[in-house]
RNA sequence: UGGGGAGUAGCUCAACUGGCAGAGCGCCGCGCUGUUAACGCGGUGGUUGCAGGUUCGACUCCUGCCUCCCCAGCCA
Numbered sequence: 001u002g003g004g005g006a007g008u009a010g011c012u013c014a015a016c017u018g019g020c021a022g023a024g025c026g027c028c029g030c031g032c033u034g035u036u037a038a039c040g041c042g043g044u045g046g047u048u049g050c051a052g053g054u055u056c057g058a059c060u061c062c063u064g065c066c067u068c069c070c071c072a073g074c075c076a
Stems, first nucleotide, its partner, number of pairs: 001072007010025004019056001026044006049065005
C1' cells in the first nucleotide's frame, strides 16, 4: 500500500428480501432462608464506531474516515 472480516446494552452475541433494536450473563428490588449462596418473581438496560448520502422508512444500501483481526505485497 492492496484485499477480506469485525465494530449493536457493563460483558458475550442476535436482529439480512430495508419496516416497532433483542437474548443470555450482569446489576437493582422482593420472596424463600437463621444469614449467604442457589432457586422463584418483578425491574433495569442503547447517539447500532464517527460524519454524510439514498429512501416514506436504514443496524441493514452507498461514500469518506477511525479502531481491531487475518492475508498478500514493498522497504529493510
Molecule: transfer RNA
Organism: Gemmatimonadota bacterium